[in-house]
RNA sequence: GCCGAUGUAGCUCAGGGGUAGAGCGGCGCUCUCGUAAAGCGUAGGUCAAGGGUUCAAUUCCCUUCAUCGGCU
Numbered sequence: 001g002c003c004g005a006u007g008u009a010g011c012u013c014a015g016g017g018g019u020a021g022a023g024c025g026g027c028g029c030u031c032u033c034g035u036a037a038a039g040c041g042u043a044g045g046u047c048a049a050g051g052g053u054u055c056a057a058u059u060c061c062c063u064u065c066a067u068c069g070g071c072u
Stems, first nucleotide, its partner, number of pairs: 001071007010024004018055001026042005048064005
């Protein structure tokens, strides 16, 4: 330099046009002499950035950035 993959909650990841979810973690409550475990509830997201298409974009297209891999 060229090609490809990935980027979504604190962490690991789903979701690929129509109000964004799970597990773990956080917080509160119950239980316990107390802690852990367990059960119930609850908060937390400008979906990497900018632009385009569309009635509508996390999702499709373009560019950029970051990480990873391959080729030279």
Transfer RNA from an uncultured Spirochaetia bacterium, 72 nucleotides, folded computationally. Rfam family: tRNA. Gene Ontology term of the family: triplet codon-amino acid adaptor activity. It is annotated as a transfer RNA.